[in-house]
RNA sequence: GCAUCAGUGGUCCAAUGGCUGAAGAUACCUGGUUUCCACCCAGAAGAUGCGGGUUCGAUUCCUGCCUGGUGCA
Numbered sequence: 001g002c003a004u005c006a007g008u009g010g011u012c013c014a015a016u017g018g019c020u021g022a023a024g025a026u027a028c029c030u031g032g033u034u035u036c037c038a039c040c041c042a043g044a045a046g047a048u049g050c051g052g053g054u055u056c057g058a059u060u061c062c063u064g065c066c067u068g069g070u071g072c073a
Base pairs, nucleotide, nucleotide: 001072002071003070004069005068006067007066010026011025012024018056029043030042031041032040049065050064051063052062053061
């Protein structure tokens, strides 16, 4: 340089055009429980890499860029 795959809360991962409210696990925080801690229970907060396009509607489709993986050179 070319081809290809991926990027979603702190971490892991689902949703693949549809509303409202992007689900789940784990971690952190608050409360309960406990003599204390842990476990357990309840609750809160937290995310679609960046820009543009298509569409009534985009996490999803198209496109440019960025980052990372793989293959070739």
A computed fold for a 73-nucleotide RNA from a Bacteroidia bacterium, annotated as transfer RNA. It matches the Rfam family "tRNA". It is annotated as a transfer RNA. The coordinates come from a structure-prediction model, not an experiment, and the mean pLDDT is 81. Taxonomically the source falls in Bacteroidia (Bacteria, Pseudomonadati, Bacteroidota). The sequence was found in a public genome assembly.